[in-house]
């Protein structure tokens, strides 16, 4: 050179004119969208209903330890699979509780079976075996060698190796390395199902904020948007309000800096105030420097100098923590078996 | 702001418990039937099951993520 794998920045700056939302002490001032505001896929906060009680039912999650308000997130790590490899994937408890399924094709598809085949009688039949061949994704599922056998076969041995149960060591643990018993009948639970642990339900269209009358035994009803208990309760009439108003925006906030920590991440100290509309503001437009492509002058080239376009995705609506997705791919780091120089 | 709900040929849809080679109409091609066009008859094309993982021998089907469409809601 190729030809891969990983991190991951910035998100045009600035100035002077017009406009717009919102605060305030209103001729002015100051403040005014994002890393995803986005998809609404998880998790929480907060707000009503018992500050959410019991039981079933349903629905999640699923290696270990740690992080945190909380999670199906995130750190390390462990197993297994895939890559030469840089690394990259992981619903990864249970098939030794119990049920279903495993098309075609096979003699069979799983507490079975014998087509081919190999032993023996013997006459085309009856017993014996599963090594060997053939179907299929999978065939009773433990591999070499040896012993044995009519023939053979974990039948027996001897290394291997596998799977459970132990033992010591190491690790906080998944596990890992060694050694000891003892076992030989398959996948599949992202089928049903079984063990653990988790989870009330409904979303800021929650929700709060009027007046007067009646009833309150007990059903009903509603709160409960699955069942049942429990608990509670105007739930009924009659007049009203409502494009407003509160909820709303200081908050697991956000910048530095110093500890702990392999790391998520946390303590700990100074500082800073940082949008709040509701048809829904954050724009427009000139100038000047930046990048980025064309185009064209100069120049042997390196480059210089003019000129036009153009500078991504997208856009707050209750708020926070993750995930995805949309856009961008500089610059760095790392690998590479075969080939090529 | 919040919710469900669909996505399989051109265009409506079926597709059982995952199973061989995914199907109807109705459109579209061609031949035939006419003097011709249409109805009719016979044949045929026509599918990355919206994309991407993953599980399984095997995925339209089951799950995950993602994209678009449609619909409700003081």
């Nucleotide at each position: 050179g190729g030809a891969g794998c990983c991190c991951g920045a910035a998100a045009g700056g600035u100035g002077g004119c017009c406009g717009c939302u919102u605060g305030u002490u209103u001729u002015a001032c100051a403040a005014g969208a994002g890393g995803a505001a986005a998809g609404u896929c998880c998790g929480g906060g907060c707000a009503g209903c018992a500050c959410a009680g019991g039981a079933c039912a349903u629905g999640g999650u699923a290696g270990u330890c740690g992080u945190u308000a909380a999670c199906a997130a995130c750190g390390a790590c462990c197993g297994u699979c895939c890559g030469c490899g840089a690394g990259g994937a992981u619903a990864g408890g249970g098939a030794a509780a119990g049920u279903a399924c495993c098309a075609c094709a096979g003699a069979a598809a799983c507490g079975a079976u014998a087509c081919c085949g190999c032993c023996c009688a013997g006459a085309u039949u009856g017993g014996g075996c599963a090594a060997g061949g053939g179907u299929g994704a999978a065939a009773a599922g433990a591999g070499u060698g040896g012993g044995g056998u009519a023939a053979g076969a974990g039948c027996c041995c001897a290394c291997a190796g596998u799977c459970g149960c132990u033992u010591a060591u190491g690790g906080u643990g998944a596990c890992a390395u060694a050694g000891g018993c003892g076992g030989g009948a398959g996948g599949c639970a992202a089928a049903c199902c079984c063990u653990a642990c988790c989870a009330g339900c409904u979303g800021c269209a929650a929700g709060g904020a009027g007046u007067g009358c009646u009833a309150a035994a007990a059903a009903a009803c509603c709160u409960u948007g699955g069942u049942c208990c429990g608990a509670g309760g105007a739930u009924g009439c009659a007049c009203g309000c409502u494009c407003a108003c509160c909820g709303c925006u200081a908050g697991a906030a956000c910048c530095a800096g110093a500890g702990a920590g392999c790391a998520a991440u946390u303590u700990u100290u100074g500082g800073u105030c940082u949008a709040g509309a509701u048809a829904g503001a954050u724009g427009g437009u000139c100038g000047c420097c930046a990048g980025u492509u064309c185009c064209u002058u100069c120049g042997a080239g390196a480059g210089a100098g003019g000129g036009a376009a153009u500078u991504a995705c997208a856009g707050a609506a209750c708020c926070c923590g993750g995930c995805u997705u949309a856009c961008u791919g500089a610059c760095g780091g790392c690998u590479c078996a075969g080939a090529c120089u | 702001g919040g919710a469900a709900u669909c996505g399989u040929a051109g265009c409506u849809c079926a597709g059982u418990u995952g199973g061989u080679u995914a199907g109807a109409g109705c459109g579209c091609c061609g031949c035939c039937c006419u003097g011709u066009c249409a109805c009719g008859g016979c044949g045929g094309a026509g599918g990355u099951c919206g994309c991407g993982g993953g599980u399984u021998c095997g995925a339209g089907u089951c799950u995950c993520g993602u994209c678009g469409g449609u619909u409700c809601c003081g």

Two RNAs folded together computationally: RNase P RNA and transfer RNA, 415 nucleotides in total. Rfam match: Bacterial RNase P class A. About the family: Ribonuclease P (RNase P) is a ubiquitous endoribonuclease, found in archaea, bacteria and eukarya as well as chloroplasts and mitochondria. The coordinates come from a structure-prediction model, not an experiment, and the mean pLDDT is 76.